[in-house]
Molecule: transfer RNA
Organism: Pseudomonadota bacterium
RNA sequence: GGCCGGAUAGCAAAGUGGUAAUGCACGGGACUGCAAAUCCCGCAACGCCGGUUCGAUUCCGGCUCCGGCCUCCA
Numbered sequence: 001g002g003c004c005g006g007a008u009a010g011c012a013a014a015g016u017g018g019u020a021a022u023g024c025a026c027g028g029g030a031c032u033g034c035a036a037a038u039c040c041c042g043c044a045a046c047g048c049c050g051g052u053u054c055g056a057u058u059c060c061g062g063c064u065c066c067g068g069c070c071u072c073c074a
Stems, first nucleotide, its partner, number of pairs: 001070007010024003018054001026042005047063005
């Protein structure tokens, strides 16, 4: 320098052109003699900037960061 993959709640991790599961964590409650476990409820997220579109987390371009591969010339 070139190529590929990735970036989604505090963490992990799905998914998709019509604003997004789940688990753990956290908060509240039920249960319990008190707890643990279990159950219910809640909280919280699409890396940044543009483009396309009625509508973008999704498609396109650029950038940033992370991981990997190749090459090579200078």